[in-house]
Molecule: Bacterial RNase P class A
Organism: Leeia aquatica
RNA sequence: GAAGUUUGCCAGACAGUCGCCGCCGUUGCAUGCAGCGGGGGAGGAAAGUCCGGGCUCCACAGGGCAGGAUGCCGGCUAACGGCCGGGCGUCGCGAGGCGACGGAAAGUGCAACAGAGAGCUGAACCGCCGAUGGCCCCUCCGGGGGAUCAGGUAAGGGUGAAAAGGUGCGGUAAGAGCGCACCGCAGCCGUGGCAACACGGUCUGGCAGGGUAAACCCCAUCCGGAGCAAGACCAAAUAGGCAGGCGUUGAAGGUGCCCCCUGAGCCUGCGGGUAGGUUGCUUGAGUCCGCCAGUAAUGGCGGGCCUAGAGGAAUGACUGUCAGUCGUGCCCUGGCAACAGGGCAAGGCAACAGAACCCGGCUUAUCGGCAGACUUCCACA
Numbered sequence: 001g002a003a004g005u006u007u008g009c010c011a012g013a014c015a016g017u018c019g020c021c022g023c024c025g026u027u028g029c030a031u032g033c034a035g036c037g038g039g040g041g042a043g044g045a046a047a048g049u050c051c052g053g054g055c056u057c058c059a060c061a062g063g064g065c066a067g068g069a070u071g072c073c074g075g076c077u078a079a080c081g082g083c084c085g086g087g088c089g090u091c092g093c094g095a096g097g098c099g100a101c102g103g104a105a106a107g108u109g110c111a112a113c114a115g116a117g118a119g120c121u122g123a124a125c126c127g128c129c130g131a132u133g134g135c136c137c138c139u140c141c142g143g144g145g146g147a148u149c150a151g152g153u154a155a156g157g158g159u160g161a162a163a164a165g166g167u168g169c170g171g172u173a174a175g176a177g178c179g180c181a182c183c184g185c186a187g188c189c190g191u192g193g194c195a196a197c198a199c200g201g202u203c204u205g206g207c208a209g210g211g212u213a214a215a216c217c218c219c220a221u222c223c224g225g226a227g228c229a230a231g232a233c234c235a236a237a238u239a240g241g242c243a244g245g246c247g248u249u250g251a252a253g254g255u256g257c258c259c260c261c262u263g264a265g266c267c268u269g270c271g272g273g274u275a276g277g278u279u280g281c282u283u284g285a286g287u288c289c290g291c292c293a294g295u296a297a298u299g300g301c302g303g304g305c306c307u308a309g310a311g312g313a314a315u316g317a318c319u320g321u322c323a324g325u326c327g328u329g330c331c332c333u334g335g336c337a338a339c340a341g342g343g344c345a346a347g348g349c350a351a352c353a354g355a356a357c358c359c360g361g362c363u364u365a366u367c368g369g370c371a372g373a374c375u376u377c378c379a380c381a
Stems, first nucleotide, its partner, number of pairs: 001377010012322007020041002023038007043352001047363002050361005055227004067223005072086005087101001088099004102218002107216002109212002125157002127153003132150002135146004165183006184207001185205003188201005231279004241270006252262003286305008324349003328345007
């Protein structure tokens, strides 16, 4: 210098003008509106609502069934299906990436096409052999030769994702863990490690018996339900309820009173509940800095900071300047050139997205940019 891997971070800045939503103060009208002033106002994902927890109400002696989730080992945490570290497998030259990574020694199911054969200590299509039994020919009767009917054979070919471990030597009629050596596999033992697991052996066994469990299932661990429209408080109007009082010896209305008419309710109190209002509500497993423990996730201690709380719900638009980036044109420098670097000009672009009780994660979306660590290759010293 080029190409990458991984971790963390930013998400334009400033000014002006016009707005939007709460809060505080103040003035005016008079009880929620207006004016003025001050201060505050989205995110790394606020998203999907996929996991986990806090909080709230309901349920709950204990155990089981059903259902769901998870599934190598150790740790972290309030908890997790998350994170960190490690093991194993796999991909990559590598830094690193990815992995539901328990069980197919209980049972059930599934597998297109191809193929002779696909699941019962397996299968003869081609091939090889035909030692043995039978057949044919020759014979000096000892035997020899031939074909392959029975049969043997899993070395070779072929089919397939998959056909009972690989290489070599021996062996055989031809073959075969049939025998042996090495590799592989399983078991046992030893060593290291908390463990997963790794390494080793003058050890044992010729040797596992197909795949699939994000198929049913088995085993182990965990899980009660609903959610801020949770829940708590205040509380109209109307209707109905309960209690007390009055009322046909006339309630109430027409009608303020009397007469008159109609003719059975009226008044007071209480309680439930609705509209509406208040609360829950944002100070919290918070965040930043430093030190300490730890490989790390994380934890402890000390100091600083307070940062929307809301109702279908505001946080925006324009202009200018400066940064960012992209191509175009011109100029300068280097170069034969392609091109590289720098400057200037007028332009283009600037994402994904939108808090609604709060946190920890995961996943997904995202214009661009910055920083750290590491890897491979090239050049130079």